RNA sequence: GCUGAUGUGGCUCAGUUGGUAGAGCAAUUGAUUCGUAAUCAAUAGGUCGAGUGUUCGAGUCACUCCAUCAGCA
Numbered sequence: 001g002c003u004g005a006u007g008u009g010g011c012u013c014a015g016u017u018g019g020u021a022g023a024g025c026a027a028u029u030g031a032u033u034c035g036u037a038a039u040c041a042a043u044a045g046g047u048c049g050a051g052u053g054u055u056c057g058a059g060u061c062a063c064u065c066c067a068u069c070a071g072c073a
Stems, first nucleotide, its partner, number of pairs: 001072007010025004019056001027043005049065005
C1' cells in the first nucleotide's frame, strides 16, 4: 500500500424484512439473616465508533473517515 472482519450500557453479547434499543453478569436500593454470602424484588445506566446522504422513519441501507484484528504484498 491492497483486501476482509469487527465497533451497541462498566464487561460479554443479541437486535429477524428499516418501524420508539434488549439480555446475562456487574452496580445501587430494599426484603430475608445476629451478620456475611447466597436468594428474591425493584431502580439507574447506552441515542448504537465520528460524520454525511437516502427514507415519512436508520443500530440496520450507501459513502467518507477513525480504532482494533486478520490476510496479501
The prediction has a mean pLDDT of 81. Transfer RNA from an uncultured Lachnospiraceae bacterium, 73 nucleotides, folded computationally. Its Rfam family is "tRNA". Rfam classes the family as a transfer RNA.